RNA sequence: AGCGAACGUUAGCGGCGCGCUUAACACAUGCAAGUCGAACGAGAAAGCACCUUCGGGUGUGAGUAGAGUGGCGGACGGGUGCGUAACACGUAGGUAAUCUACCCUCGAGCGGGGGAUAACGUUUCGAAAGGAACGCUAAUACCGCAUAAGACCACAGGCUGUCCGCAGCUAGUGGUCAAAGGAUGGGCCCUCUUCGGAGACCAUCCACUUGAGGAGGAGCCUGCGGCUCAUCAGCUAGUUGGUAAGGUAACGGCUUACCAAGGCUAAGACGGGUAGCUGGUCUGAGAGGAUGAUCAGCCACACUGGUACUGAAACACGGACCAGACUCCUACGGGAGGCAGCAGUGGGGAAUCUUGGUCAAUGGGCGCAAGCCUGAACCAGCGACGCCGCGUGAGUGAUGAAGGCCUUCGGGUUGUAAAGCUCUGUGGGGAGGGACGAAAGUGCCAGGGUCCAAUAGGCCUUGGUUUUGACGGUACCUCCUUAGCAAGCACCGGCUAACUCUGUGCCAGCAGCCGCGGUAAGACAGAGGGUGCAAACGUUGCUCGGAAUCACUGGGCGUAAAGCGCGUGUAGGCGGGCUAUCAAGUCAGAUGUGAAAGCCCUGGGCUCAACCCAGGAACUGCAUCUGAAACUGCGAGUCUUGAGUAGUGGAGAGGGAAGCGGAAUUUCUGGGUGUAGGAGGUGAAAUUUGUAGAUAUCAGGAGGAACCCCGGGCGGCGAAGGCGGGCUUUUUGGACAGUUACUGCCACUGAGACGCGAAAGCGUGGGGGAGCAAACAGGGAUUAGAUACCCUGGGUAUUCCACGCCGGUAAACGAUGAGUACUAGGUGGUCCGGGUAUUGACCCCUGCAGUGCCGUAGCUAACGCAUUAAGUACUCCCGCCUGGGAAGUACGGUCGCAAGACUAAAACUCAAAGGAAUUGACGGGGGCCCGCACAAGCGGUGGAGCAUGUGGUUUAAUUCGACGCAACGCGCAGAACCUUACCUGGGCUGAAACACGUACGGAACCCCGCAGAGACGUGGGGGUGCUCGCAAGAGAGCCGUACGAUAGGUGCUGCAUGGCUGUCGUCAGCUCGUGUCGUGAGAUGUUGGGUUAAGUCCCGCAACGAGCGCAACCCCUAUCGUUAGUUGCCAUCAGUUCAGUUGGGCACUCUAACGAGACUGCCGGCGUCAAGCCGGAGGAAGGUGGGGACGACGUCAAGUCCUCAUGGCCCUUAUGUCCAGGGCUACACACGUGCUACAAUGGUCGGUACAAUGUGCUGCGAACCUGCGAGGGUAAGCCAAUCACAAAAAGCCGGCCUCAGUACGGAUUGCACUCUGCAACUCGAGUGCAUGAAGUCGGAAUCGCUAGUAAUCGCUGAUCAGCAGGCAGCGGUGAAUACGUUCCCGGGCCUUGUACACACCGCCCGUCACACCAUGGGAGUCGAGUGCUCCAGAAGUGGCUGUGCUAACCCGCAAGGGAGGCAGGUCCCCAAGGAGUGCUUGAUAACUGGGGU
Repeated sequence: AGCGAACGUUAGCGGCGCGCUUAACACAUGCAAGUCGAACGAGAAAGCACCUUCGGGUGUGAGUAGAGUGGCGGACGGGUGCGUAACACGUAGGUAAUCUACCCUCGAGCGGGGGAUAACGUUUCGAAAGGAACGCUAAUACCGCAUAAGACCACAGGCUGUCCGCAGCUAGUGGUCAAAGGAUGGGCCCUCUUCGGAGACCAUCCACUUGAGGAGGAGCCUGCGGCUCAUCAGCUAGUUGGUAAGGUAACGGCUUACCAAGGCUAAGACGGGUAGCUGGUCUGAGAGGAUGAUCAGCCACACUGGUACUGAAACACGGACCAGACUCCUACGGGAGGCAGCAGUGGGGAAUCUUGGUCAAUGGGCGCAAGCCUGAACCAGCGACGCCGCGUGAGUGAUGAAGGCCUUCGGGUUGUAAAGCUCUGUGGGGAGGGACGAAAGUGCCAGGGUCCAAUAGGCCUUGGUUUUGACGGUACCUCCUUAGCAAGCACCGGCUAACUCUGUGCCAGCAGCCGCGGUAAGACAGAGGGUGCAAACGUUGCUCGGAAUCACUGGGCGUAAAGCGCGUGUAGGCGGGCUAUCAAGUCAGAUGUGAAAGCCCUGGGCUCAACCCAGGAACUGCAUCUGAAACUGCGAGUCUUGAGUAGUGGAGAGGGAAGCGGAAUUUCUGGGUGUAGGAGGUGAAAUUUGUAGAUAUCAGGAGGAACCCCGGGCGGCGAAGGCGGGCUUUUUGGACAGUUACUGCCACUGAGACGCGAAAGCGUGGGGGAGCAAACAGGGAUUAGAUACCCUGGGUAUUCCACGCCGGUAAACGAUGAGUACUAGGUGGUCCGGGUAUUGACCCCUGCAGUGCCGUAGCUAACGCAUUAAGUACUCCCGCCUGGGAAGUACGGUCGCAAGACUAAAACUCAAAGGAAUUGACGGGGGCCCGCACAAGCGGUGGAGCAUGUGGUUUAAUUCGACGCAACGCGCAGAACCUUACCUGGGCUGAAACACGUACGGAACCCCGCAGAGACGUGGGGGUGCUCGCAAGAGAGCCGUACGAUAGGUGCUGCAUGGCUGUCGUCAGCUCGUGUCGUGAGAUGUUGGGUUAAGUCCCGCAACGAGCGCAACCCCUAUCGUUAGUUGCCAUCAGUUCAGUUGGGCACUCUAACGAGACUGCCGGCGUCAAGCCGGAGGAAGGUGGGGACGACGUCAAGUCCUCAUGGCCCUUAUGUCCAGGGCUACACACGUGCUACAAUGGUCGGUACAAUGUGCUGCGAACCUGCGAGGGUAAGCCAAUCACAAAAAGCCGGCCUCAGUACGGAUUGCACUCUGCAACUCGAGUGCAUGAAGUCGGAAUCGCUAGUAAUCGCUGAUCAGCAGGCAGCGGUGAAUACGUUCCCGGGCCUUGUACACACCGCCCGUCACACCAUGGGAGUCGAGUGCUCCAGAAGUGGCUGUGCUAACCCGCAAGGGAGGCAGGUCCCCAAGGAGUGCUUGAUAACUGGGGU
């Protein structure tokens, strides 16, 4: 794009078309083929009229109806597509091998006789359908005879043509073959007469007979053309041909007899499947592909099968006979039927119409005609089934109405849409008018012409008149009516035009492909809006296109699917130079044909269009004729360059056969020498072997297999597989070089075919067997196990040889078929030749052949290939491919002893499978490098008790979050109430509080009652501030009440979010612009060589620059200087109560501000004259001095909705809020993080010394008194360099303890207290006395730390009423070790492989278990089709017979006979049917095999 469509929703009108695609399933009912009285005989009835003897008769109806004989037509028209792969169809021819009714033209004729038979009548059988017997009769029915132009047959001639078969023409003899009348008119010469007429005769018309021709039709034959399967490869006995005969309209094995043995086939016979063919139709740019409805041509069929009859034609849709199935009738004896005609019914199906009207037109049959018949046809009806046209209104109209929807709440949109105003009148409705299609024909009237004797008549013709319409009162026209009665369907994620809200929550659903949906869905459903088309719109199905995705036009095969393992060669395809010829291909022209319709163009008719009409063009084809001769081709001639042959030469693991050789292994448990914690073996070991002498070593015998080193080499040879000791002998193939000579296209490729073909395998009662060694079994290891990999000692097949109708496959690979020609080079091996030079070519130059590497053009998706092509080649040949899986499988076939090989599908299933390259990630890949990563050390954890967090359990609740590192002394810098979010119970509901507005009242505020657990409720009292103002009062602020507006939620979602944070990681990385390279993803830069802590820096470089990171800038600290000197300090001076206390001073310490200082700056060495590294000097400090803050692009949907903020959802007398009590503090257990210990480097008692950071008014609190103590009392000082906390502790000195569960350790528990607080029961901390548990250094495992660090010691602070073993800080004392980078962990850069990309915690294979699906095998079973062999044999044609019967003709006086015919009989053929046996195909089956999801 299309459709004979169907389904869903919807639907106003008209025109033109179309309408069982399925069950060629079965059919009720009606109709669809009749007609002719001008072929023939016979011939009613009702009714009406008259008559009547009432029985009836006559006339009319009427020569009518209905039958019959006869003629023509029922072979056309109409239907259907079963069958058919065929001369069925199409096209072009042939028929000298034929027929043709009716029609036309031309010629001739139509004489004279005969015998029957229906109808009818009588009798009779039967239920019916239908008959039977006898009798009568006619014809255009039937039959002789005559005539015979002509035709045909026989005989025998001539001429012409010829395809040699014959045809045409012509003259002759013999034989055979015709006929039918009817109608109308005329006149009365003739005959008959019932006197009406009839016959004969004349004329015309129709019919009839015969012959020739035509037209149209039909039969037969041939070339070419158009489906599928080779998993159908061989088929065929009337088969192929001949002779003869028969048969036919006609040729012919069409049929029969005989003879011969042929015929077809890879250019696809035979067989299976499917199918009516064509013009055309749909699609497509075309070439093609698909299709064969309607219309038209041909064919086939008519319930199924068979058969003939009649006829011009049939083997006959509405004819016959027989058989079968089915249906119907029946009196059970027997009969009837055939819608694939038009309607219609049932059934099937997704699905396809009225039991209509008319012969008015067109056409057909019959008829002289009128006319009759016609479900052909023309019309109407039904159906949006298709195409086409029209309408459902037009103009104006902004307050941008209302309503709806959305909203950022401003508005937007629906939307000029509506309303309103002004118009119009198609369709619909009403009224009126009203066609075209009609031309004829017939009758009548009036003319003309012709036949004729004719003014009868017939025929032709002119004019007038008359008649005919189903559709249909339809089309069309006019008037009236009112905007009134007339719009839907699909879609809106992308493809693809069109977007929002709500609902739903991987549900419900959508989906053509990709894919949507798991709480913010433009994809589901609804709504609003929009888009598209429109009386339709969607969906489904089918065809072509896109699809260059079967590629002729117009594809491919190194790696994506695809080159046979290799050769020889048949058919076939294709093929060198030159010369002429022919004309098959080719090209040109002409002629014929290519039906009509259709397509296309032009014009015309319906108002337009669809539709229809006319003309043209075209139909790309086929055939015939004529011509051209370049190319191809046939045949002819010639040539040498393709190809080949001879002779010469060298090279080579080329093949086959025979013989000879040495080293080594094993063995001879042979012989000699010789000795051991040995040998052997492995990652390391062990089994094993050895003092009975191994291993090692020396000489020897036997045997089998294999051939080290080597000019052993991307060297050589071979078609490939493959070929390696040397030599000899023998035999044999090929390539190459050079040289002449010869042949003269002999060439290339190659379907089938044939041969060769690694290894493994098979066969032989084969041979041989040293070593190695599947299977097998013993042992040792490894391991969780180890029926394995490794080792040891055995060991069969095999490996070797011979034979073979064995096998025929490999990643048989260059994953690259063969041949030829052409197209830059460079370089290296091998063989042969030439040149130069030389005594001599191995080296030099060069030619050929073969073999490698690199590379230009070109090609390629890229990788890559590139004179050894994967380049060029409108050059040529073969093989192969067409998404993945199923599957190289099943079935079938061929081969094989088997294993198996070759050939080779489908169902089903998926939306991919695959190639090359890119970026990452990963690797028990590689290289380089780093980090308390390992190593070297020090101290811990894991064991104990306790503290604390978590899990688990428990509970009314034990609120919630955090879960590897990167959750677990985490949120929590501090849960008795509060906190608090949890639980129980009691309360509240426009509800507390904040903020805002308005109004009113009161300052605020404080105190006391009542009830209650409290919240809450309720009552009373006290109290009046600040500013302005003369006062009244006003204002600010606060409280209360009322109203408005606003709630609130630690409820959910961290996977809707912001912000903040953790982590990789303070790792050195992450990117951009421009340029360049690449089809592209991308690359380059950022890689490389050095160097660094560092992508730090230097050098190089198709890159040049830049940004975020690194570093530096900032803070603390280490040294110094300057400034300043209280609350700090005190060297010097003075005083002193001895305390920097005072005067004094600011030197020092210190404080805190500003500066200085360090930069590889200097020297030496190394390094690329570099960056830099090493060493040194100086310096307080040296190579980033030490520490901190600072965290790139990003990752983990990391953490947090319970800090805060926030979208959405949820709750609203509750998930909100208030209160009391409880819980978060539970406890069999498990884990993390800590504290204290286990002791003597210690404990304890006494004495004594030295810090820093900090904090303090609701506070720190000295001193003094008091208590054993925690503490208490009183109280100075201090808003702090001033006072206080405040004692620092380890340390040092001295005493005791003496290795023990202790004078270690302090848990637990009892009693008695202290402090805080409304309140220490659940549930605080502390003190005193008493008690005195585990624990004696900790399994596997694991953590921290590289210097002022670890370890150890105390101090301070935040939180806080109180509570610190935690956390954040501070100082005191103060080590050990680092060889080094193999390994573990993490990380960075480069490179490599990848089937990973959610990225190795990836991906993914197979069995098993469960479910479903299709399929193979299967004892069989059930169908369908078909072959063969038999049996059978209806109807019927034919042959024979015909004893029965018999009108026409013949003989005969007759009887009778003959010819001919009929019935019957019989034979051949033969349908259905039956029997047997095969083949093909389908369905099904216990069980079973694999496959898919």
Model confidence (mean pLDDT): 81 of 100. Predicted 3D model of a 1493-nucleotide RNA (small-subunit ribosomal RNA) from an uncultured prokaryote. The sequence is in RNAcentral, with records from ENA. It matches the Rfam family "Bacterial small subunit ribosomal RNA".